[in-house]
Context: one part of a larger RNA
RNA sequence: GGAUGAACGCUGGCGGCAUGCCUAAGACAUGCAAGUCGAACGAAGUGACCCAACAAUGAUGGAGUGCUUGCACAAAAUCUGCGAUGGAUUUUUCACUUAGUGGCAGACGGGUGAGUAACACGUAAGUAAUCUACCUUUAAGACUGGGAUAACGUUUGGAAACGAACGCUAAUACCGGAUGAUUCAUAAUUAGAUAACUAUUUAUGCUAAAAGGAGCUUUGGCUUCACUUAAAGAUGAGCUUGCGGCGUAUUAACUAGUUGGUGGGGUAAUGGCCUACCAAGGUGACGAUGCGUAGCCGAGCUGAGAGGCUAAUCGGCCACAUUGGGACUGAGACACGGCCCAAACUCCUACGGGAGGCAGCAGUUAGGAAUAUUCGUCUAUGGGGGAAACCCUGAACGAGCAAUGCCGCGUGAGUGAUGACGGUCUUAUAGAUUGUAAAACUCUGUUGUAAAGGAAGAACUCUUAUUAUAGGUAAUGAUAAUAAGUUGACGGUACUUUACCAGAAAGCCCCGGCUAACUACGUGCCAGCAGCCGCGGUAAUACGUAGGGGGCGAGCGUUAUCC
Numbered sequence: 001g002g003a004u005g006a007a008c009g010c011u012g013g014c015g016g017c018a019u020g021c022c023u024a025a026g027a028c029a030u031g032c033a034a035g036u037c038g039a040a041c042g043a044a045g046u047g048a049c050c051c052a053a054c055a056a057u058g059a060u061g062g063a064g065u066g067c068u069u070g071c072a073c074a075a076a077a078u079c080u081g082c083g084a085u086g087g088a089u090u091u092u093u094c095a096c097u098u099a100g101u102g103g104c105a106g107a108c109g110g111g112u113g114a115g116u117a118a119c120a121c122g123u124a125a126g127u128a129a130u131c132u133a134c135c136u137u138u139a140a141g142a143c144u145g146g147g148a149u150a151a152c153g154u155u156u157g158g159a160a161a162c163g164a165a166c167g168c169u170a171a172u173a174c175c176g177g178a179u180g181a182u183u184c185a186u187a188a189u190u191a192g193a194u195a196a197c198u199a200u201u202u203a204u205g206c207u208a209a210a211a212g213g214a215g216c217u218u219u220g221g222c223u224u225c226a227c228u229u230a231a232a233g234a235u236g237a238g239c240u241u242g243c244g245g246c247g248u249a250u251u252a253a254c255u256a257g258u259u260g261g262u263g264g265g266g267u268a269a270u271g272g273c274c275u276a277c278c279a280a281g282g283u284g285a286c287g288a289u290g291c292g293u294a295g296c297c298g299a300g301c302u303g304a305g306a307g308g309c310u311a312a313u314c315g316g317c318c319a320c321a322u323u324g325g326g327a328c329u330g331a332g333a334c335a336c337g338g339c340c341c342a343a344a345c346u347c348c349u350a351c352g353g354g355a356g357g358c359a360g361c362a363g364u365u366a367g368g369a370a371u372a373u374u375c376g377u378c379u380a381u382g383g384g385g386g387a388a389a390c391c392c393u394g395a396a397c398g399a400g401c402a403a404u405g406c407c408g409c410g411u412g413a414g415u416g417a418u419g420a421c422g423g424u425c426u427u428a429u430a431g432a433u434u435g436u437a438a439a440a441c442u443c444u445g446u447u448g449u450a451a452a453g454g455a456a457g458a459a460c461u462c463u464u465a466u467u468a469u470a471g472g473u474a475a476u477g478a479u480a481a482u483a484a485g486u487u488g489a490c491g492g493u494a495c496u497u498u499a500c501c502a503g504a505a506a507g508c509c510c511c512g513g514c515u516a517a518c519u520a521c522g523u524g525c526c527a528g529c530a531g532c533c534g535c536g537g538u539a540a541u542a543c544g545u546a547g548g549g550g551g552c553g554a555g556c557g558u559u560a561u562c563c
Stems, first nucleotide, its partner, number of pairs: 001563004006559005013409006019402002021367001026365003030362003035104003040101002043098006050087003054083001058079003064073004111320003121244007130237002135233007143177004152167006184205005190199003212225005246292003253283003258280008295317004299310004322343005345356004373399001375398003381395001382393004412443004422434005447504001448500006457490001462485008507552005512533003518547005528535002
């Protein structure tokens, strides 16, 4: 000199864009953060449809009234039936809501960095040792039966959490049988390779599904969404290996499933991953083992570079979810807002027993020099479910707070010498300086204040209408296009225009040398200053104050850390 997730002191006008618990991976009140599908299923509820007596409005109608004699007003009667009341009620149908069964998603997204010196990460390879839901493409199929169970009802236990017994019922829930290959297993054949293998052909054996949902129909079926099998793709993951990146030798030896083999088990898969037996190996001064420290990287800071340091925000990978252990479900977890066990802690209790997990977003408390709102919206982007409408989304987009940082703007401009008053200094009737500075006159209106107008971000989707394409007897449906309508949290924000006023907006540090900038007074080795050298003991440019000056400027200094 540069830099910072900074803090402290003094000061503080505005805007844009970023950033904001580095400490206690301490403890947490409250709310929200993962749901969705009724077009899988039975059931329950509500409403419509039905009946009765009312009845707004509108239409027809025209007794009558006013008279300007062709215009107004208009009762009865008839029809209509918005609405609201009371019934009836499963015989059907339709719409909506939902606790439960069922499906998919809760393995993503979000947080944190405790652990980890390791194939954790980075990079380059391997997998002939592997898996992959949803998605895409291709091919084939979807036949026929069965028994349960929740919900519900009855009874019943418990303070609660939550159950128990009996009875009934449905499915795209569950279980049989059939069919079936290019799957799988076994055996053989041929070709290629040579460590295991790959491809072809044949034989034998094993293995699947929801006659489902919705729409249309000329009742034959068609369309579409789901379902099963096989092959391939895409995506995501598992495993293995070479090389690379901390300190310490005042840590020199370490190792018994240890190192290798055979048989078996286990896994999607290789493997001491596990097990029985056999052998005695394996690592190490090219630093094993131990101890300490630490998430790794893209990157960031600095530097001419080489290098050194760092690991906030953003992106990739890993690990963790009060502590420790375990499996279940599933394509995928050994699962932050799932389950079980143990432990500590907190809470409820009728003392028998139960409930909980903010390192999600806010917020509280503690710790600390120190770090924000218990905000708005799903508008955009993205995710989950759904045929869709749509629902959910503290992801995200926005707003709020903080000079925490970077960048930009302003706090006025021009003219103006009786060089005013006041202050300070001096060689003191006088002069120097503050100083064109002020006053005064003229001007501008960035920002500000007030008023008016007012965005882009919106593309889709969906609704209505029309058209085209392929298929089909046709219709629905699918895909595409056109027209109209519909959707904005931010926000009446940005921005634009008009009006008004110099009015509302400057501080901080320094002035002995390094280092730009000097005098006076006070103090008298005192009080004090100080980054280093060093100042202060009676004329201190070094302490304190004042005037003047220098530097930076909505900041300026100090402290801490890195180069």